The RNA shown here (SAM riboswitch aptamer (S box leader)) has 113 nucleotides and comes from a Gemmatales bacterium. Its Rfam family is "SAM riboswitch aptamer (S box leader)". Rfam describes the family as follows. The SAM riboswitch is found upstream of a number of genes which code for proteins involved in methionine or cysteine biosynthesis in Gram-positive bacteria. The coordinates come from a structure-prediction model, not an experiment, and the mean pLDDT is 84.
[in-house]
RNA sequence: GUCUUAUCCAGAGUGGCGGAGGGAACGGGCCCUGUGAAGCCACAGCAACCGGCCGAGCGACUCGGCGUCAGGUGCUAAUUCCCGCCCGGCCAGCGAACCGGGAGAGAUGAGAU
Numbered sequence: 001g002u003c004u005u006a007u008c009c010a011g012a013g014u015g016g017c018g019g020a021g022g023g024a025a026c027g028g029g030c031c032c033u034g035u036g037a038a039g040c041c042a043c044a045g046c047a048a049c050c051g052g053c054c055g056a057g058c059g060a061c062u063c064g065g066c067g068u069c070a071g072g073u074g075c076u077a078a079u080u081c082c083c084g085c086c087c088g089g090c091c092a093g094c095g096a097a098c099c100g101g102g103a104g105a106g107a108u109g110a111g112a113u
Stems, first nucleotide, its partner, number of pairs: 001113008013043005021032003026084004044076003049072002051069001052066006080105001085102005
């Protein structure tokens, strides 16, 4: 990198270096940012995917509990910041807006290659 699969409306920031951008990409919107962006480092924190421990069901496997659970990842503005494509609701009808569902894309874990 590719494939499979689960999750994505919850949660959690300070300091140092740095010095102008950032919120994945494209278009639109809306935000954050010299009261210091990205990035890097340190420490702290959140969560509970893997792992660990305990328990239940039928042993494969599945489900539940424990972070006062050593460890491996991840994450710590805004729902994945929002919209884009399709379907439905709403409407006498059409469209917009709004509401709901799905697809696609992306992120993260685990597994495979």
Annotation: It was read from a public genome assembly, where an Rfam model found it.